[in-house]
């Protein structure tokens, strides 16, 4: 210096922060939402990619805070 294994630790779970729990990944990783239409590719497929339009949610789950939206009251 390289490779492998183990341990510790770290990272991630479609929009912010914190706590708890769960799951995933080990940097060539985990993760980067859904629906419809069009085009292209094609193994001729509800397959893939790109483009356009539309929809839900600040959670992976629970609780709280913040932001946003709706309704009512002061």
């Nucleotide at each position: 210096g390289c490779u492998a294994a183990u341990c510790a630790a770290g990272g991630c779970g479609a929009u912010g922060g914190a706590g708890u729990c769960c799951g995933c990944c080990u940097u060539u990783a985990a993760c980067c939402g859904c629906c419809g239409c069009u085009u292209u590719g094609u193994c001729c497929g509800c397959c893939a990619a790109a483009g356009c339009g539309g929809c839900u949610g600040a959670u992976g789950a629970c609780u709280c805070c913040u932001a946003c939206c709706u309704u009512g009251g002061g």
Molecule: Fluoride riboswitch aptamer (crcB RNA motif)
Organism: bacterium